[in-house]
Context: one part of a larger RNA
RNA sequence: GAGUAACGAUAAAGGGAGUGAAAAACUCCCUCGCCGGAAGACCAAGGGUUCCUGUCCAACGCUAAUCGGGACAGGGUUAGUCGACCCCUAAGGCGAGGCCGAAAGGCGUAGUCGAUGGGAAACAGGUUAAUAUUCCUGUACCUCUUAUAACUGCGAUGGAGGGACGGAGAAGGCUAGGCCGGCGCGGCGUUGGUUGUCCGCGUUUAAGGUUGUAGGCUGAGAUCUUAGGCAAAUCCGGGAUCUUAAGGCUGAGAACUGAUGACGAGGCUCAUUUAUGAGCUGAAGUGGUUGAUGCCAUGCUUCCAAGAAAAUCUUCUAAGCUUCAGGUUAUGAGGGAUCGUACCCCAAACCGACACAGGUGGUCAGGUAGAGAAUACUAAGGCGCUU
Numbered sequence: 001g002a003g004u005a006a007c008g009a010u011a012a013a014g015g016g017a018g019u020g021a022a023a024a025a026c027u028c029c030c031u032c033g034c035c036g037g038a039a040g041a042c043c044a045a046g047g048g049u050u051c052c053u054g055u056c057c058a059a060c061g062c063u064a065a066u067c068g069g070g071a072c073a074g075g076g077u078u079a080g081u082c083g084a085c086c087c088c089u090a091a092g093g094c095g096a097g098g099c100c101g102a103a104a105g106g107c108g109u110a111g112u113c114g115a116u117g118g119g120a121a122a123c124a125g126g127u128u129a130a131u132a133u134u135c136c137u138g139u140a141c142c143u144c145u146u147a148u149a150a151c152u153g154c155g156a157u158g159g160a161g162g163g164a165c166g167g168a169g170a171a172g173g174c175u176a177g178g179c180c181g182g183c184g185c186g187g188c189g190u191u192g193g194u195u196g197u198c199c200g201c202g203u204u205u206a207a208g209g210u211u212g213u214a215g216g217c218u219g220a221g222a223u224c225u226u227a228g229g230c231a232a233a234u235c236c237g238g239g240a241u242c243u244u245a246a247g248g249c250u251g252a253g254a255a256c257u258g259a260u261g262a263c264g265a266g267g268c269u270c271a272u273u274u275a276u277g278a279g280c281u282g283a284a285g286u287g288g289u290u291g292a293u294g295c296c297a298u299g300c301u302u303c304c305a306a307g308a309a310a311a312u313c314u315u316c317u318a319a320g321c322u323u324c325a326g327g328u329u330a331u332g333a334g335g336g337a338u339c340g341u342a343c344c345c346c347a348a349a350c351c352g353a354c355a356c357a358g359g360u361g362g363u364c365a366g367g368u369a370g371a372g373a374a375u376a377c378u379a380a381g382g383c384g385c386u387u
Stems, first nucleotide, its partner, number of pairs: 013031006032384004040364004046344002050342001051075006060068002080141002082340003086119003092113003098107003122139005142336011153321002158316004166303004172296003177290005182203006188196001204262002208257003215250004219244008228236002263285001266281006304307001350359002366378004
């Protein structure tokens, strides 16, 4: 220079009460404003205690601070079903033998790893200061082992089926959700009107079980035969004959049950300065309409560029076993370990040296107007961006 520039989005503040040494900024209340396909909610990645409670204010916070993602202390993450681990494989990696190379090493068979994919099973309500599909209550389901009973050809690293898949388009059936009526409870205006065709709030309930619908696919059954499926086969594929006109597979939703339960506006009692907390009780809980980008649907139609693999699963036999073992069904009993789980997650907690106007994958998607996830206003919820 200079007490100058700046104090990091122009979404915005005002009042009262409290605490305190001190309050524009902290807490509570009232009013105002901003977002609302987000500036709300939930995950993945990443971070790692930042979560909750108490105390504190040197430093950190672009100001103050009684406040904080700051300091100190204590507390907090509960799983057969969520995710991982596990089984399976893709690109790709490694790679016994092997081939190549002067060596280092390169390639690669069998194999072994490797998810961003495939593979068993849980929902509703309640609860904490902080966790919950994990705790509690209620109601379920899966898998393994074992026992008993009945029936019985069981058996794989092999065969077959299945798993099992592209783009686009269209129509249909539903549901979530919304809206309106009905119903229940409450209200009647401190300013003219408001007992009315008025106003406010509520009208919620899952998985599972039973049933097998709208629809989709396919003719079905029996017998015989068979150069195929590296051996075998009763399985699959090929062929023949007979019978038959519905048989099978799949499949949202609805209905009943789950539920004489839970929840539920409100009411009552008690405690508390307030905020609030604890206990008891508890009404209505129903019809219409609209309607998805969700489900049926990995469906259907169509197109050419012709759109993973393997295991779980079903079935068939080989060796073998055939009093046994093993298999199927039912019932009972027992087991289901380990790891993650707090909190942030379009952000002051991640990546940007910062509490940085930048960047960051997925899910949810209320109302009015609207073709609309545009836009405007708004609900729930969250904020007014730390001078």
Predicted 3D model of a 387-nucleotide part of an RNA (large-subunit ribosomal RNA, domain III) from Pseudoteredinibacter isoporae. The full RNA is in RNAcentral, with records from ENA and Rfam. Its Rfam family is "Bacterial large subunit ribosomal RNA". Gene Ontology terms of the family: ribosome and structural constituent of ribosome.